[in-house]
Context: one part of a larger RNA
RNA sequence: CUGGGCGUAAAGCGCGCGUAGGCGGUUUUGUAAGUCAGAUGUGAAAGCCCCGGGCUCAACCUGGGAAUUGCAUCUGAUACUGCAUGACUAGAGUAUGUUAGAGGGAAGUGGAAUUCCGGGUGUAGCGGUGAAAUGCGUAGAUAUCCGGAGGAACACCAAUGGCGAAGGCAACUUCCUGGGACAAUACUGACGCUGAGGUGCGAAAGCGUGGGGAGCAAACAGGAUUAGAUACCCUGGUAGUCCACGCUGUAAACGAUGUCAACUAGUCGUCGGGAGGGUUUGCCACUCGGUGACGCAGCUAACGCAUUAAGUGUUCCGCCUGGGGAGUACGGCCGCAAGGUUAAAACUC
Numbered sequence: 001c002u003g004g005g006c007g008u009a010a011a012g013c014g015c016g017c018g019u020a021g022g023c024g025g026u027u028u029u030g031u032a033a034g035u036c037a038g039a040u041g042u043g044a045a046a047g048c049c050c051c052g053g054g055c056u057c058a059a060c061c062u063g064g065g066a067a068u069u070g071c072a073u074c075u076g077a078u079a080c081u082g083c084a085u086g087a088c089u090a091g092a093g094u095a096u097g098u099u100a101g102a103g104g105g106a107a108g109u110g111g112a113a114u115u116c117c118g119g120g121u122g123u124a125g126c127g128g129u130g131a132a133a134u135g136c137g138u139a140g141a142u143a144u145c146c147g148g149a150g151g152a153a154c155a156c157c158a159a160u161g162g163c164g165a166a167g168g169c170a171a172c173u174u175c176c177u178g179g180g181a182c183a184a185u186a187c188u189g190a191c192g193c194u195g196a197g198g199u200g201c202g203a204a205a206g207c208g209u210g211g212g213g214a215g216c217a218a219a220c221a222g223g224a225u226u227a228g229a230u231a232c233c234c235u236g237g238u239a240g241u242c243c244a245c246g247c248u249g250u251a252a253a254c255g256a257u258g259u260c261a262a263c264u265a266g267u268c269g270u271c272g273g274g275a276g277g278g279u280u281u282g283c284c285a286c287u288c289g290g291u292g293a294c295g296c297a298g299c300u301a302a303c304g305c306a307u308u309a310a311g312u313g314u315u316c317c318g319c320c321u322g323g324g325g326a327g328u329a330c331g332g333c334c335g336c337a338a339g340g341u342u343a344a345a346a347c348u349c
Stems, first nucleotide, its partner, number of pairs: 003321004007303002012317001014201004021194003025088003029084003033081002035077008049065006091191001092188005097182003103177007110154001115149007125136002162169002206247006215241002220236004258316001262312002266294009276284002298305002322349003331342004
């Protein structure tokens, strides 16, 4: 390079936006670049291949042909692709109306619970475990009642439920704000898809500065267990967890399944919208968009997938190429650091 692949065997970037590039709906006319046909020139000779000839044969030598799949020019063809031109509305978008939602940001408010503090009642235990002990308690604990402080999280509703590109999002109210779905029209007229680089977002942990600190809890201390116990269990407990701003940029970032559109039996749920019928609170059949369970054809090594495809054919990107060495070394880039990213080889089986 040509292949073959990427749910679980190696392999889909964590997810968007988007530059170059690649690919791209229906139709008119033109052009003739790609494409196709023919002709001319050239494509040295030798060699290879075919048909002959000469050395007694062969090797060898030799004649002719073919081949030289290419390039250039000329003359044509015009289906497809390109380019130019005009038109269209099925893709895409805009407007109007309706609508569901833990989508995002900010501010405020609320109740339950834990802890602590003050006060009342009250007395000897409480707590914890497999059993204990450390621990707390006569300086009055635990329990119980009243009041107060503070921080964090929002029971029930709650669901195979909803929203979001992903990460993720859940008390309530207000303000600001993104996206989606549906119905009927009107408008623009291919404005589209993908996307190397690039750029933004990105759980938890971690880092910087300043706050905050109730509960929980790495580290740490003690008590147990044990042969030991740097653990599992218990009593404590600091970072951290929370907030603001900045950094980090990774996860089994998973549907282990890239994105866009098309086509290909059904059945049963559920969420949002629409319109129709009916015996009008319930129900019935239909339709568009999501989200689940099963299942045919087909696919698959099997498991399984199966209109939300892993089926069928297509677009563009990413990635894989035996195990270990190794996602490591070196170098580059990024980072305050931790480290991230890009990424080998020797050697070995």
The part of an RNA shown here (small-subunit ribosomal RNA, central domain) has 349 nucleotides and comes from a metagenome. The coordinates come from a structure-prediction model, not an experiment, and the mean pLDDT is 88. The RNAcentral record of the full RNA draws on SILVA.